[in-house]
RNA sequence: AUGUUAUCAAGAAAGGCCGAGGGAAUAGACCCGUUGAAGUCUUAGCAACCCUCCAAGUUGUUGGAGAAGGUGCUAAAUUCUACUUUUUAUGGUUUCAUAAUGAGAUAGAUAACAG
Numbered sequence: 001a002u003g004u005u006a007u008c009a010a011g012a013a014a015g016g017c018c019g020a021g022g023g024a025a026u027a028g029a030c031c032c033g034u035u036g037a038a039g040u041c042u043u044a045g046c047a048a049c050c051c052u053c054c055a056a057g058u059u060g061u062u063g064g065a066g067a068a069g070g071u072g073c074u075a076a077a078u079u080c081u082a083c084u085u086u087u088u089a090u091g092g093u094u095u096c097a098u099a100a101u102g103a104g105a106u107a108g109a110u111a112a113c114a115g
Stems, first nucleotide, its partner, number of pairs: 002114007013043005021032003026082004044074003049070002051066006078107001083104003087100005
């Protein structure tokens, strides 16, 4: 690389260097950005996956508390849409189109484990 499982509308920023792009990829939309993007460093913070403790349970776990350590994260839902489908509305002669809405899939991110 890949696979499995879980989570993804909550939360949390200042400064130094640098200098024009950035929001994963493709397309569209919409945003952020010289009042300084991305990157990088320092410090701080958030969260609670791993972790520690307590209780219940009985071998599947569940609930609560904590934060030293390993990750992660600190604009907008994973920024939104794209594929399938529910409901509603409108248009059309038609098994169709468009818009709104809910659910799911795919893809992605992060963690733990396997390898």
Molecule: SAM riboswitch aptamer (S box leader)